This is a predicted structure of a 95-nucleotide RNA (SAM riboswitch aptamer (S box leader)) from Dietzia sp. ANT_WB102. NCBI's taxonomy places the organism under Bacteria, Actinomycetota, Actinomycetes, Mycobacteriales, Dietzia. The model forms 86% of the base pairs in the Rfam consensus. The RNAcentral record of the sequence draws on Rfam. Rfam family: SAM riboswitch aptamer (S box leader). Rfam links the family to the GO term regulation of gene expression.
[in-house]
RNA sequence: CAGCUAUCCAGAGCAGUCGAGAAACCUGGUUCGACGACACUGCAGCAACCCCCCGCGCGAGCGGGUGAGGGUGCUCCCGCCAGGAACGAUGGGUG
Numbered sequence: 001c002a003g004c005u006a007u008c009c010a011g012a013g014c015a016g017u018c019g020a021g022a023a024a025c026c027u028g029g030u031u032c033g034a035c036g037a038c039a040c041u042g043c044a045g046c047a048a049c050c051c052c053c054c055g056c057g058c059g060a061g062c063g064g065g066u067g068a069g070g071g072u073g074c075u076c077c078c079g080c081c082a083g084g085a086a087c088g089a090u091g092g093g094u095g
Base pairs, nucleotide, nucleotide: 001095002094004092005091006090007089008088013043014042015041016040017039021032022031023030025084026083027082028081029080044075045074046073049071050070051069052065053064054063055062056061079087
C1' cells in the first nucleotide's frame, strides 16, 4: 500500500502547552469555542481486540476467565442529528 474480517447507543478526566477554528467528507441543521474549543504532551483511569489462562474441537475455530503484566485502543456528544456518498475510525489476521 492492497484486499479480508470484527466492532462503532456500555465504560472511563484532570493538569500543562498552543492560539482559531472544531464536531471525518458533501448538503441542511444543531452544538462547542478567546471564560481558550480542536489539537498536542504528561499523569490518571476505562475497556477487553490481540498476547496470557481454562475448557471443547483432528483442525480452521468456538465458549469462558483475569485486569497483575505486555501490544494497541479509548476517556462530552449514537461515527452530534437527517439525507447523500459507501466513506471513516480502531483491533485482528493475509498478501